[in-house]
């Protein structure tokens, strides 16, 4: 110095202006909205996306269903101990494999239960029994053929009675009761249905308030479930974030100390414009420095372009998958100097 191997981090920064949305205060007066319940309108302050919110794969929190107990079926998982609220994650090992190594990869239990499967080749492929030689018995009249025994023998193919796959069923151990926040809990119209009580052809009701006319078979009232609709789960002192030259532990990871409280809406907020740096790319002329020159190299300046995958929806914990670029650490290989 060149090529790698693993792991971390950051994902533009700062002003101004102008909007959105959540929370506490102040005002509780007043408006809109809606039958109600509840929503919303103002001021000031302060909070507002990510490593992955993304896929919805896997595991839990939390809800219900009889505080889901036991069997059967179904799914899963699978060398060994361990760590975690749990997991199929995560650690550390052991073995197999791949790499010169640093390291990476593994559905890595069982084939003396049972069943099944195995391209081409090859007489024959898991059921047995078979090709060629040959010997010996035995049948038929028989050069020969065909029964049975026994001996050598190449040859194919991953594999020829020895065995091989369980990522084909299966057997074995172990986990899993089922839906899923559109769960669920509460609050509630209009219409239509029910259930009750009342009054009602001796005329309830309706016709503007009375009376006459007229219409007239149901009215009135209460009650109870369900839908629209709201609110609440729902933004959490919590499997919570952050730090640590502290313990224990090869670690995962626990414990211990100090600090913080940190997004939350419901067609869905987290934006939009200027400026000034930064940083990547092209370009434009200038300088410098090496070099006889072609030209390399550095350095500042202008001028345009770009900045990536991707947008929280009950929470969390994992996996995978997507991603311009820049950045830090550790270790390997090789090649040169000492």
């Nucleotide at each position: 110095g060149a090529a790698g191997u693993c792991g971390g981090c950051c994902a533009g920064a700062c002003c101004g202006c102008c909007g959105c949305u959540g929370g506490u205060a102040c005002a509780g007066g007043g408006c809109c909205u809606g039958a109600a319940a509840g929503g919303g309108c103002g001021u000031a302050c302060u909070g507002g996306a990510g490593g992955a919110a993304g896929g919805u794969c896997c595991g839990g929190a939390c809800u219900g269903c009889a505080c889901a107990g036991g069997g059967c079926a179904g799914c899963g998982u699978a060398g060994g101990a361990g760590g975690u609220a749990a997991c199929a994650c995560c650690u550390c090992u052991c073995c197999a494999c791949c790499g010169c190594g640093a390291g990476g990869u593994g559905a890595g239990g069982a084939u003396c239960a049972g069943a099944g499967c195995a391209a081409c080749a090859g007489a024959g492929a898991c059921g047995a029994g078979u090709c060629u030689g040959g010997g010996c018995g035995g049948g038929c009249a028989a050069a020969g053929c065909c029964c049975g025994c026994c001996c050598a023998g190449g040859g194919u193919g991953a594999a020829a009675c020895g065995g091989g796959c369980a990522a084909u069923c299966u057997c074995u151990a172990c986990g899993c009761g089922c839906a899923g926040c559109a769960a669920c809990a509460c609050c509630a119209a209009a219409u239509a249905g029910g259930c009750a009580c009342a009054c009602a052809u001796u005329g309830a009701c309706c016709u503007g308030g009375c009376c006459c006319g007229g219409g007239g078979a149901g009215u009135g009232u209460g009650c109870g479930g369900g839908u629209a609709g709201g609110u609440g789960g729902c933004a959490c002192c919590g499997a919570g974030c952050c730090g640590u030259u502290c313990u224990g532990g090869c670690g995962a990871c626990a414990g211990g100390c100090g600090g913080c409280c940190c997004a939350g809406a419901g067609g869905a907020a987290u934006g939009g414009c200027g400026g000034u740096c930064a940083c990547a790319g092209c370009u434009c002329a200038g300088c410098g420095u090496c070099g006889c020159g072609a030209g390399a190299c550095a350095c500042g300046g202008g001028g345009c372009u770009g900045c990536a995958c991707a947008g929280a929806a009950u929470c969390c914990g994992g996996c995978c998958u997507a991603u311009c670029g820049g950045u830090c650490g550790a270790c390997u290989u090789c090649a040169c100097a000492c």